[in-house]
RNA sequence: AGAGUUUGAUCAUGGCUCAGCGCGAACGUUGGCGGCGUGCCUAACACAUGCAAGUCGAGGGGCAGCAGGCUAUUACCUUCGGGUAAUAGUGCUGGCGACCGGCAAACGGGUGAGUAACACGUAGCUUACCUACCCAUAGGAUGGGGAUAACACUCCGAAAGGAGUGCUAAUACCCAAUAAUGAGGAGACUCCAAAGCCGCAAGGCGCCUAUGGAUGGGGCUGCGCCCUACCAGCUAGUUGGUGAGGUAAUGGCUCACCAAGGCUACGACGGGUAACCGGUCUGAGAGGAUGACCGGUCACAGUGGGACUGAGACACGGCCCGCACCCCUACGGGGGGCAGCAGUGGGGAAUAUUGGGCAAUGGCCGAAAGGCUGACCCAGCAACGCCGCGUGGUGGAAGAAGCCCUUCGGGGUGUAAACACCUUUUCUGGGGGAAGAUAAUGACGGUACCCCAGGAAUAAGGGACGGCUAACUACGUGCCAGCAGCCGCGGUAAUACGUAGGUCCCAAACGUUGCGCGAAUUUACUGGGCGUAAAGGGUCCGUAGGCGGUUUAUCAAGUGGUUGGUGAAAUUUCACGGCUCAACCGUGAAAGUGCCUUCCAAACUGAUAAACUUGAGGCAGGAAGAGGUCGGCGGAAUUCCCGGUGUAGCGGUGAAAUGCGUAGAUAUCGGGAGGAACACCAGUGGCGAAGGCGGCCGACUGGAACUGACCUGACGCUGAGGGACGAAAGCUAGGGGAGCAAACCGGAUUAGAUACCCGGGUAGUCCUAGCUGUAAACGAUGGAUGCUAGAUGUAGGCUACGAAAGUAGUCUGUGCCGUAAGCUAACGCGUUAAGCAUCCCGCCUGGGGAGUACGGCCGCAAGGUUGAAACUCAAAGGAAUUGACGGGGACCCGCACAACCGGUGGAGCGUCUGGUUUAAUUCGAUGCUAACCGAAAAACCUCACCAGGGUUUGACAUGCGGUGUGUCGGGUAUGAAAGUAUCCUAACCCAUAGUUAAAGCUAUGGGUGCGCCGCACAGGUGGUGCAUGGUCGUCGUCAGCUCGUGUCGUGAGAUGUUGGGUUAAGUCCCGCAACGAGCGCAACCCUUGUCCUGUGUUACCAGCGGGUAAAGCCGGGUACUCACAGGAGACUGCCGGCGAUAAGCCGGAGGAAGGAGGGGAUGACGUCAGAUCAGUAUGCCCUUUAUGCCCUGGGCUACACAGGCGCUACAGUGGCAGGGACAAUGGGAGGCAAAGCCGUAAGGCGGAGCAAAUCCCACAAACCCUGUCGUGGUGCGGAUUGAGGGUUGCAACUCACCCUCAUGAAGGCGGAAUCGGUAGUAAUGGCGAAUCAGCAAUGUCGCCGUGAAUACGUUCCCGGGUCUUGUACACACCGCCCGUCACGCCAUGGGAGUUGGGUUCAUCGGAAGUCCCCAAGCUAACCCGAAAGGGGGGCAGAGGCCGAUGAUGGGCCUGAUGACUGGGGCGAAGUCGUAACAAGGUAACC
Repeated sequence: AGAGUUUGAUCAUGGCUCAGCGCGAACGUUGGCGGCGUGCCUAACACAUGCAAGUCGAGGGGCAGCAGGCUAUUACCUUCGGGUAAUAGUGCUGGCGACCGGCAAACGGGUGAGUAACACGUAGCUUACCUACCCAUAGGAUGGGGAUAACACUCCGAAAGGAGUGCUAAUACCCAAUAAUGAGGAGACUCCAAAGCCGCAAGGCGCCUAUGGAUGGGGCUGCGCCCUACCAGCUAGUUGGUGAGGUAAUGGCUCACCAAGGCUACGACGGGUAACCGGUCUGAGAGGAUGACCGGUCACAGUGGGACUGAGACACGGCCCGCACCCCUACGGGGGGCAGCAGUGGGGAAUAUUGGGCAAUGGCCGAAAGGCUGACCCAGCAACGCCGCGUGGUGGAAGAAGCCCUUCGGGGUGUAAACACCUUUUCUGGGGGAAGAUAAUGACGGUACCCCAGGAAUAAGGGACGGCUAACUACGUGCCAGCAGCCGCGGUAAUACGUAGGUCCCAAACGUUGCGCGAAUUUACUGGGCGUAAAGGGUCCGUAGGCGGUUUAUCAAGUGGUUGGUGAAAUUUCACGGCUCAACCGUGAAAGUGCCUUCCAAACUGAUAAACUUGAGGCAGGAAGAGGUCGGCGGAAUUCCCGGUGUAGCGGUGAAAUGCGUAGAUAUCGGGAGGAACACCAGUGGCGAAGGCGGCCGACUGGAACUGACCUGACGCUGAGGGACGAAAGCUAGGGGAGCAAACCGGAUUAGAUACCCGGGUAGUCCUAGCUGUAAACGAUGGAUGCUAGAUGUAGGCUACGAAAGUAGUCUGUGCCGUAAGCUAACGCGUUAAGCAUCCCGCCUGGGGAGUACGGCCGCAAGGUUGAAACUCAAAGGAAUUGACGGGGACCCGCACAACCGGUGGAGCGUCUGGUUUAAUUCGAUGCUAACCGAAAAACCUCACCAGGGUUUGACAUGCGGUGUGUCGGGUAUGAAAGUAUCCUAACCCAUAGUUAAAGCUAUGGGUGCGCCGCACAGGUGGUGCAUGGUCGUCGUCAGCUCGUGUCGUGAGAUGUUGGGUUAAGUCCCGCAACGAGCGCAACCCUUGUCCUGUGUUACCAGCGGGUAAAGCCGGGUACUCACAGGAGACUGCCGGCGAUAAGCCGGAGGAAGGAGGGGAUGACGUCAGAUCAGUAUGCCCUUUAUGCCCUGGGCUACACAGGCGCUACAGUGGCAGGGACAAUGGGAGGCAAAGCCGUAAGGCGGAGCAAAUCCCACAAACCCUGUCGUGGUGCGGAUUGAGGGUUGCAACUCACCCUCAUGAAGGCGGAAUCGGUAGUAAUGGCGAAUCAGCAAUGUCGCCGUGAAUACGUUCCCGGGUCUUGUACACACCGCCCGUCACGCCAUGGGAGUUGGGUUCAUCGGAAGUCCCCAAGCUAACCCGAAAGGGGGGCAGAGGCCGAUGAUGGGCCUGAUGACUGGGGCGAAGUCGUAACAAGGUAACC
């Protein structure tokens, strides 16, 4: 720091997603150790049990318990001194339960419910205040008094507890005295205190008053502090005053009276949410998010209210009351509050021990010893986090095994292991053993640490591997199972699913989920935008606000600098240091961008004062204009009415019909009525803020521009709210109504046609008054000001020159062009900015849901305005590019149409296909580009199909192991065959050794054939042409398809290749930011047409000779034909015209041939996942006693039908019969076969000749001549069928061809539609060949004969090419896509209502308690009194104000639910249509 994702590709816009860091986490898998931290985020839910606040005997009375002493008595013992024990007594001593009293308990600890507030933070103020204990200073402490708890007794109660009587003390209580440096008061003056205890003592600790300090608090103020305006008005103690009360203290804090104020768009009031901060996380920062742990503050203690005590509380472990809940109970009544530490239940995804210790630090009490302390220090549990360590180290093969992959060669795991040597952090065992503690005291802890011994021993996983994103293979699966953060994977070769091997990343962890920030400049202060992507308000006026020209002076609020204070500590950063390092910790520095404060400066902003004229305004002048309102007038046209003329139609359309018309229309003439709109002029002309404004005249009236430079002197710009104006349609009321015309009614069109077209027609359109307030209200461009090249129109004004026309200049408006510059994603904008700047306003933040719902406001209504969410998608959208497409345009070509000739479609037959049938009818090919196609030959074979019979290393190839046998040949049985079973028969080669005279024999070794068994493997026309090679078809023999360099463009791309001509052609010429090149075109090749040269048999025969009935038959010859070779020839070369002087075109000459002479071969980049796994090859999959192989028979030849391609015909341009003439290409040895003979014929017999310019197939036919038939289903046509023959072949039944005789069907030229052909072509005639035993060939490929017609032309159909245009298409129009309906799911609005929560008002009622008042009752201290008694004071009690929960009724806000209902979203293959995108077939849209 970026990346993925919209497209065929591109740029920009824009959202979604990812990589990073973090966490009090949780979940999954895994888990060795240590250090330091952290650990109920949920139910402020309920809590069993234990502990968490006591202490002081040096304040006091005391003595229940403990220990001791003393006294007495008794028992026992006795060393007679006494000892021991028991009992009783004794507060005598140590001490001490309970009690009185003092201090503490208001700290410490917990939690975050409430709180949007002076709660918190920060800076100040407090002359408006308090502060126990502590410190300092000054002074004082005299004399008296009366009670009371404990205790004792009596009584009540289950208990908790209580009552009465009696006794007693104090540092408890009271009175008096003293009284200022104190308090009060203007002053005079008045008033207020105390306590003792310990100690032998010295002395110490206390006590009272006052002042000061320290510490801690109370109060007030400035500033800061979340969301919501779909909360806009709130407020009666409310705001202020006077007086009083209250408080430590100010204050409506409270009360009485008086006044009527106070707050609010700088957001009051209301609603929602929330403890705040230091900090923490993230970020480059600015920011954003957050407020666990630690620290500061606040608030709370089951819930609500209240006060008491006290220095301090309205008090977590105090009190009283109400409520809810729980517990005890003898039913009368009592008790309780873990949001202290542990712990329990519950909730939850989820969070620990009912541990040890006061040793340390700190707190309370105490003079102290000391006591208490779940604060705290430690330990336990948890990978929850951070940090550190380990799970071994070194050597060890060109590399074991296993596993995986493989091209089978090998490669990977991999120095990894084994193995050898070494080490011991950790581990186990043993030993020593701290610091923490200045004297004592150590929970931690026999811990940290150290030493010794043992032994590699105890210790590795998790995720990922398609891209983003580091890391790849195999198998399995087959849109299944599954994955997925986004894009997306999976439909038989998945690096994306699952498994394995391997690899990558991290590591005691690794992933996932959730949340925060970042990336996101995606809310933009730093740092965005608004013509077309989301976004300028319809327009103007104007309030608040914001901003504001020139000069001078002053002030100093902003601003800049300076000083001081503060900004706690911790944290963060830096430096140094301590734990072996680190985490962690210590010390110091820096920082803390803030607030307050002192002084200075005066440029800028501001304020005040004075001035200025250029901004703005005024004044004067003459002109322009559909500016507005009102009134009047005019002509043309439409319609209607009346009358005349006139007659059968008019009207309307693509064509029609409805309609009008013989009751007289249309047409035409005259007259009249009425309403609306104003032709020409008329112009990207004018005016207006916009909407908008158009005949003429008049009245009233607004504004702008120009000219002059006389006046005012910044008076300005913008403008949230607000106000006014505001097309059309619509609404209300009243008029008006000619034409037009929603709705509606007819007629057409159509599959339908609630439309487009036609005939009618009502609201409305017009006027008056009022409402509505919206438009694609658009320049899709807010207003104002200044600045920044030009060219050229036009409207208005002015100036100069001129007689005028006009020319030149200038100001304002309105257009157009523009690479000046600049801006923009591009398109484009460009002095009328979308450029460069300033000011102000409005608006935007992905698409859909939706401008919808709810609420508010406005409206008579229609509706307008403001304006969401749930849910859903990964896009939606802009500009431009290349294509493709268009019922867009231009140009051009082609047997594309047209013209002409002949066919197909009808018939019969042949053949192929579909369908059907079948045991099987094998398979493939399916618009053009399948269908006489693969098949240039299905009776068997072929053959792949079916039935049946067999066979399993196989019909075929190679190798290995075992075994038998020795090579040839023949037979029998059975069988449909294949095969099966079985029999006979001969007995291999080489080398060495031995033996033998030799032959031979024996032994050893090697080789070879065949059979059998077994193993590797063979085999497969089984699958996949969508895994492939190769080949082919098609567009198309169409003229195209590209590249290099350069240039242009941000880029995709463009240019070149477009343009003007021309061509069959991207053929050539010219022009041109292009210049060149390649594949195609053309040419080179073959063939054919003319000539020449050479050669001359098997071809030929002119001349010469021979010869025949005839014949190149023979000699001979090579002239000709012909054959085979090689050349020549044609190039727009020549002439004329046209064209641009080009390319070229037209015509002509010459020539066998003329503008490519005819024909062929040759097929660019590519398209169709076109065809072929069944030609062959081939990956993968499948099969292996079968999907292989062999065989017999059948099938591929089926047949109600349908289609394609053909043949033969329908006849006389013909059929039949007889006679006669002329070819070329080819083929021939398992062949072609002559002559001759036989047969009506097919054919048979025969076998000359020929491996062929020699012989044979082989007589070509149409044609010509003669005859006949005579328009009839015939002497046309030949199907079908019967009979008899021939040939091939093991074999012609299924299922061959041919011949003869007989039979003699349909068919009389073919509907809609459709095919071929432009010349040696169509048409027509025959001939040959491949395949092949034969043949279903009418097919295919070739050959020659005869041999036409027509083309005006390019409007239309089809196909193609180039340019251009539109596009929402790119799988590319067989595209895309809209709405209803039907089905499923989801969220949501309305809804008679039902049911919760919150809040508020009114009324009722009123606990505790403070305060006020009364106080008949009760009452020790003081006073009077001798006393009795009284006074004063106090208390119980009663009354009053206030007052929580509560009750009743109403309002508001908010949630849940609800029959039914509304629309919305989503959902591979539902229905109906075709709205939009092309002129989308009626341009679209608001």